A computed fold for a 263-nucleotide RNA from a Pseudomonadota bacterium, annotated as Bacterial large signal recognition particle RNA. NCBI's taxonomy places the organism under Bacteria, Pseudomonadati, Pseudomonadota. The gene name in the source record is ffs.
[in-house]
RNA sequence: CCGUGCUAGACGGGGAGCUAGCGGUGCCCUGUACCCGCAACCCGCUAUAGCGGGGUCGAAUUCCCCCUCGAGGUCCGCCGCUUUGGGACUGCUGCCGUCGCGUGGUGAUGAAGGUAGGGUCCCGCGCGGCGAGGCACUGCGAACCAGGUCAGGACCGGAAGGUAGCAGCCUUAAGCAGAGCGCCUUGGGUGACGUGGGGUCGCCUUACCGGAGCUAACGGACGGUAGUAAGCCGGAGGGACGUGAUCGACAGGGGGUGCACGG
Numbered sequence: 001c002c003g004u005g006c007u008a009g010a011c012g013g014g015g016a017g018c019u020a021g022c023g024g025u026g027c028c029c030u031g032u033a034c035c036c037g038c039a040a041c042c043c044g045c046u047a048u049a050g051c052g053g054g055g056u057c058g059a060a061u062u063c064c065c066c067c068u069c070g071a072g073g074u075c076c077g078c079c080g081c082u083u084u085g086g087g088a089c090u091g092c093u094g095c096c097g098u099c100g101c102g103u104g105g106u107g108a109u110g111a112a113g114g115u116a117g118g119g120u121c122c123c124g125c126g127c128g129g130c131g132a133g134g135c136a137c138u139g140c141g142a143a144c145c146a147g148g149u150c151a152g153g154a155c156c157g158g159a160a161g162g163u164a165g166c167a168g169c170c171u172u173a174a175g176c177a178g179a180g181c182g183c184c185u186u187g188g189g190u191g192a193c194g195u196g197g198g199g200u201c202g203c204c205u206u207a208c209c210g211g212a213g214c215u216a217a218c219g220g221a222c223g224g225u226a227g228u229a230a231g232c233c234g235g236a237g238g239g240a241c242g243u244g245a246u247c248g249a250c251a252g253g254g255g256g257u258g259c260a261c262g263g
Stems, first nucleotide, its partner, number of pairs: 001263006009057003012030004020046005034054005063256006072247004076242002079239001081237006089231002091228009101219003104215003113209008121198006127191002130187006137178004146171004154163003
């Protein structure tokens, strides 16, 4: 150096997640890479960290180490956006209160304040008005059981005479109706009336004292209270950016790699 047979090893790797940790199943990236069984209410293991069974290649294009590049993921920072909630703060709006700075109104034809009277409020009385009832008034009003007079007729009587009494006429009771003048009683959602007493100082009004303010409509300031959610604060999602941090597939480069036998 060549040949044969083996062995280590390889037959995918990585990120996030899960986990005490490791690996796998599921997701994503890379890109092509043996087969079967197991596993999210998980599965198998323990620093030599998937387990069990089978198969192929095998010391190099394929195994191992280092460097470079770097798909992609995660984290951090920062800045927009979307969405959801809050209502401390700023802003805006409504309402309430205070002040009396400005505008106005009012006031020497007298403000604020004060004193006295009256009204408004309550309880009575008188008068008036209205309503109701009664008396009184007018008319009507009883087949008999109301009155008067009672024709005719009836009854008693020898007679004289007497008695009851229908109709008619006159009148009246209860009652009905009217008139509303008068008188009496009574009532009130009654009065531009008169009068007595009480009460309140709120309002109105009158008189007097007083001698310069009063008011708060609008603006303004301050405080309170509601609303709004633009700013602001919190949560969630997604995006851009960063000589940011970290892991890192694929790829490129460099290096390394065993045993036996025969020639």